The prediction has a mean pLDDT of 82.
A computed fold for a 1183-nucleotide part of an RNA from a soil metagenome, annotated as large-subunit ribosomal RNA, half B.
Rfam family: Bacterial large subunit ribosomal RNA.
Context: one part of a larger RNA
RNA sequence: UCUAGUUUUGGGAAAUCGGCAAUUUGGCCCCGUGCCUUCGGUAUAAGGGGUCCCUGAGGUUGUAUACGUAUGUGUGCAAUCACAGGGUGCAAUGACUCGGAGGGUCCGACUGUUUAACAAAAACUUAAUUGAGCGCUAAGCCGCAAGGCCUUGUAUGCUCGAUGACACCUGCCCAGUGCCAGUACUUUAAACUUCCUUUCAAGGGAGCUAAGAGCUGGUAAACGGCGGGGGUAACUAUAACUCUCUUAAGGUAGCGAAAUACCUUGUCGUUUUAAUGACGACUCGCAUGAGUGGUGUAACGAGAUCCUCACUGUCCUAAACUAGAUUCCUCUGAAAACCCUCUCCUGGUGUGAAAGCCAGGGAUUUCCAGUGGGAAGCGAAGACCCCGUGAAACUUUACUGUAGCUUGUUGCUGUAACGCAAGCCUUGUUGCAUAGCGUAGGUAGGAGUCGCUAAAGCUUGACUUUUGGGUUGAGUGUAGACGGCAAUGUAACACUACCCUCCAGGGCUCGCGUUACUAACUCUGCAAAGGGGACACCAAUAGGUGGACAGUUUGGCUGGGGUGGCACCCGGUUGAAAAGAUAUCAACCGGGCCCAAUGGUUAACUCAUUCCGGUCAGAAAUCGGAAGUAGAGUGCAAGGGCAAAAGUUAGCCUGACUGCAUCAUUAACAAAAUUUGAUUCAGACUAGAAAUAGUGGCCUAGCGAACCUCUAUGCCCUCCUUGAUGGGGGCUAGAGAUGACUGAAAAGUUACUCCGGGGAUAACAGAGUUGUCGCGCCCGAGAGUUCAUAUCGACGGCGCGGCUUGCUACAUCGAUGUCGGCUCUUCCUAUCCUGGCUGUGCAGAAGCAGCCAAGGGUGUGGGUGUUCACCAAUUAAAAGGGAUCGUGAGCUGGGUUCAGAACGCUGUGAGGCAGUUUGUUUGAUAUCUACUGGAAAUGUUGUUGUCUGAUGGGAAGGAUCUUCUAGUACGAGAGGAACGAAGACUCGACGCCUCUGGUAGACCUGUUAUCUGAUAAGGUAUGCAGGGCAGCUACGCGUUAUAGGGAUAAGUGCUGAAAGCAUCUAAGCACGAAGCCCUCCUAGAAAAGAGACAGCUUAGAACACGGGCAAAAUACCCGUUUGAUGGAAUUGAUGUGUAAGUACCAAGCUUCGGCGAGGUAUUCAGCAUGCAAUCUCCAAUAG
Repeated sequence: UCUAGUUUUGGGAAAUCGGCAAUUUGGCCCCGUGCCUUCGGUAUAAGGGGUCCCUGAGGUUGUAUACGUAUGUGUGCAAUCACAGGGUGCAAUGACUCGGAGGGUCCGACUGUUUAACAAAAACUUAAUUGAGCGCUAAGCCGCAAGGCCUUGUAUGCUCGAUGACACCUGCCCAGUGCCAGUACUUUAAACUUCCUUUCAAGGGAGCUAAGAGCUGGUAAACGGCGGGGGUAACUAUAACUCUCUUAAGGUAGCGAAAUACCUUGUCGUUUUAAUGACGACUCGCAUGAGUGGUGUAACGAGAUCCUCACUGUCCUAAACUAGAUUCCUCUGAAAACCCUCUCCUGGUGUGAAAGCCAGGGAUUUCCAGUGGGAAGCGAAGACCCCGUGAAACUUUACUGUAGCUUGUUGCUGUAACGCAAGCCUUGUUGCAUAGCGUAGGUAGGAGUCGCUAAAGCUUGACUUUUGGGUUGAGUGUAGACGGCAAUGUAACACUACCCUCCAGGGCUCGCGUUACUAACUCUGCAAAGGGGACACCAAUAGGUGGACAGUUUGGCUGGGGUGGCACCCGGUUGAAAAGAUAUCAACCGGGCCCAAUGGUUAACUCAUUCCGGUCAGAAAUCGGAAGUAGAGUGCAAGGGCAAAAGUUAGCCUGACUGCAUCAUUAACAAAAUUUGAUUCAGACUAGAAAUAGUGGCCUAGCGAACCUCUAUGCCCUCCUUGAUGGGGGCUAGAGAUGACUGAAAAGUUACUCCGGGGAUAACAGAGUUGUCGCGCCCGAGAGUUCAUAUCGACGGCGCGGCUUGCUACAUCGAUGUCGGCUCUUCCUAUCCUGGCUGUGCAGAAGCAGCCAAGGGUGUGGGUGUUCACCAAUUAAAAGGGAUCGUGAGCUGGGUUCAGAACGCUGUGAGGCAGUUUGUUUGAUAUCUACUGGAAAUGUUGUUGUCUGAUGGGAAGGAUCUUCUAGUACGAGAGGAACGAAGACUCGACGCCUCUGGUAGACCUGUUAUCUGAUAAGGUAUGCAGGGCAGCUACGCGUUAUAGGGAUAAGUGCUGAAAGCAUCUAAGCACGAAGCCCUCCUAGAAAAGAGACAGCUUAGAACACGGGCAAAAUACCCGUUUGAUGGAAUUGAUGUGUAAGUACCAAGCUUCGGCGAGGUAUUCAGCAUGCAAUCUCCAAUAG
């Protein structure tokens, strides 16, 4: 020193993020117990009293026994209850065991559960409330299937969600996304039907058509959501009121600076001396809000937070002690780490933070114990950040798929009935313009046809209808009816045949729907039998749905990354430094077209502007004239061009043509595709008389690969097929786009993370810079009654510092631990106080401003993690900074910054938030150096002792107050000093233990439990309690003194020139500060120039032995028989407090024998002793 403990006077949370830790309280009995309340609780609320020993008389119960039995009585033993009297101590649950209490708020109702090893919570669960699914071969789940769970359960059940006791409640929105239901119609796959392609095949069209989607509704205790602006009341303010935009609806009740409030320490009140805290209110709430539940709430909580009482070493401010570790001796004996070393300090340098380089200084060598400043110490290829065409996990309306689910079709797959639809066959009907007796379908034939197998008529019914009638059934009836002719009309009628329209019936085929059947198939079942049934299952195929699952993607540049931007393709100018080339998230601007004329050619013309003249007519219209190098125009940015034009206008045209090639350019130097230009040839044209010009536009921007698809052309090549056709592919040309523009088909999250790298790149610190920041100086407009400079100082200018904040990205990513506090040290001065001066708008006092000065000092509290800032009371003053924003191998861990959780906001979601809140592991044995101490050796030419003092260290002192000076100087007064002297106090430093206090496991005493049978005397529980010598200590005491000297700073002067004056200065002289050097204390002959003096001349020293005023070891000091060094003994002194034994007393009881806590005397006794003295009994012998 550490670990674990004990005790502390006075104060009592002042400590600290926070009463963390530790104390206090504590058991049992009796009394007593508030608010609130779900009436159960709260509650051991709170707060009081008692508790031991002895003696006694009783009560209750059990048991044994006696009384003849007995409810009973007596006696003995045991347990227990209360009472009375006596007694002791500081203290009676005497040790051990053993709640501190109360009040306010938040959250969660509660008991319970959880991250084994950093989170115990407000998270999870929960009873309860609620939604959804499901009728049993159920829904849900596992499995490829067989099969299984739920369940041998059955809606009072099971499954899946949400909320989370209880009380009062739970508003509005169905537009979006889901889910549910419906669906005339639209869209829609395969299959099927049909058509086209002359047939086949392939292909294409149409029809029919399921689910889904569209469409129509419902649903929020489904996912979710729940506005803005203007005006208005007779003070002001506010707005019940009103206007307007707008939505699916516009936030209701409640609550509200909150676990949610940025601004914010909101404002007010209470609490405090002081409150970023707490509580209560207000409240336009950045960004509350109603089962993602809202608001309350008794009880409960190792939850979060505030206050009070009690209590205390948390603190003021430390001290002492105990045990163990450490230390010391002997033995045994790892690991991490380790380029080298003969391993100092300061400054500088250097890849910008050096023991090793440079300079200066220091340094004899070695060892021991400690401390932890440095080795940008050790530990872990940084977890933050960035990068990787790295990984993983998770999410989703990313991309692409898959299981599953669902729907259609086909197969397994059969028999019927009915209805409907279609096709074919068949039967029977139907057909009204006008005219006409009248209901004339068309054409043809046609002069007769029908009728007892019942005509006409009548009755009645059915169908139909143009409402006139028509057709027909049944009954009755009993013999005729119709046509031709005539009239009307486009058409003439009976009857027959064929055909059209409408309707009705029947048959066959196929389809759809419903129903029935049983025999496939299936279910129950051992079977018999029964249920279901052509459905389902299963298989195939097609459509839909499909983060349930899978594989992946999710760009680049970048003064880090992200957000932003595009500097990612192309053009012009500057930058660009007069060849060429040349970067930046450099500066200024553009393009992703347009034009059938804005193109070609030929011909002609001259613009802008100004002046003169001229009807309306003006500054400016059109007209005439003059000047006019471009001051205009050019389709579009800029640059370069351009005047009988490249500008303006007119005529005629289409060269805005086709085909093959070469060279240059795009691209300084290397380069494919692409682009652009030039030239030659061939063809066909236009303009022009012709020469000629014309392969778009005055030039430089106006753009795009492969694969794929389409178009065109030659009817050129090739493949399949064919009798011939036809189809596919290729060649050539064109179109469709990739703007991340030399062109993948592509969204997010990670704080649960991982890997590989990077100081190529951020956050801390350093370095550089210094805009910003801080501090000065110059100028002097002005303020100051006057007056720039007592004081203040605009507009401007020039610097210094390296504290703020930036910038840079130089060092560090195989790691330099990050805010604040605590502790401790040192430095700077731009001085807050103290000291010395000067000016003053200085009378004094108190100030203001400045100069010198860094010796010393610069404090205590409240809230906040805070630094900072604010506040309270003090003070001489409560100055500012540096030291890796000094200091985590020194502490803390409140904040920030991992994993849990919540709120608000945000995101569909996973998640996120320099927003809030709660919780959350701080490693280690010190090698070197450094420092603090302790030793040894050598040198210094013998040894012992005493000194000197080079050089160091120190603050050893600093400050205040009071009194006298003095109510004096000064002042009208009010007020009110100083030099000097005395005293006190405080902070600091050094020393000490007489006193006071603390401690005290030397010691004495009391006492509990238990053991040694009892007494006495002891052991154990590190017992507890009272006291306490020595020692050590502070809270105690003492010293810090009368002081002084030298040289100075600012400043004040004397004399005095340069400069006949003046001048503190130039020569000379004198004063002048807490500052500097001495004086004082202290280390200091290893001071290599290694000192001096004195004694002695083998002097002396060491070991060993007994020891301690010393001490970790070592050292130091004393003693060693010529001795009191230690021990023992004796005496004293001190501490405790009156021992044992004996005698007597004692409340009472008694069988009369005795029992009895305790008291008194013997007895200031007994016991103890690290103290002192005496005393050689023992040991310091011998060496």